Predicted 3D model of a 103-nucleotide RNA (THF (Tetrahydrofolate) riboswitch aptamer) from uncultured Lawsonibacter sp. It matches the Rfam family "THF (Tetrahydrofolate) riboswitch aptamer". Its family is annotated with tetrahydrofolate metabolic process in the Gene Ontology.
[in-house]
RNA sequence: CAGAGUAGGCCCAGCGCGUCAAGUGCCGCACGGACGGGAAGUUGCCGGCGGACGAAGGGUGCUUUUCCAAAACACGCCCGCGAUGCUGUGCCGCAUUCCGCUG
Numbered sequence: 001c002a003g004a005g006u007a008g009g010c011c012c013a014g015c016g017c018g019u020c021a022a023g024u025g026c027c028g029c030a031c032g033g034a035c036g037g038g039a040a041g042u043u044g045c046c047g048g049c050g051g052a053c054g055a056a057g058g059g060u061g062c063u064u065u066u067c068c069a070a071a072a073c074a075c076g077c078c079c080g081c082g083a084u085g086c087u088g089u090g091c092c093g094c095a096u097u098c099c100g101c102u103g
């Protein structure tokens, strides 16, 4: 001098969840936890608790009920919708300080 690796972020794919509204996002907290190999650690991350706000459904099939027919409920399928979850590939990435590792 160059490089590897964390928390995490983004794209894409797969499989789910919700659409009877959970989740996501937003605000607060004398709350808890994790964070490159080592030490420390937040303005970052995850969780907990509280609060405010708040959404996109539609089509179709089947069964049952029934005198018949139709409808509704339930269930299946299809197309959507949700700052939706998980997993995987790829890309970005100590982000902050000190030390270390590889060439």
Stems, first nucleotide, its partner, number of pairs: 001103003008092003012088005017082003026051004031047003037099004057079005
Taxonomically the source falls in Lawsonibacter (Bacteria, Bacillati, Bacillota, Clostridia). RNAcentral holds the sequence, with entries from MGnify.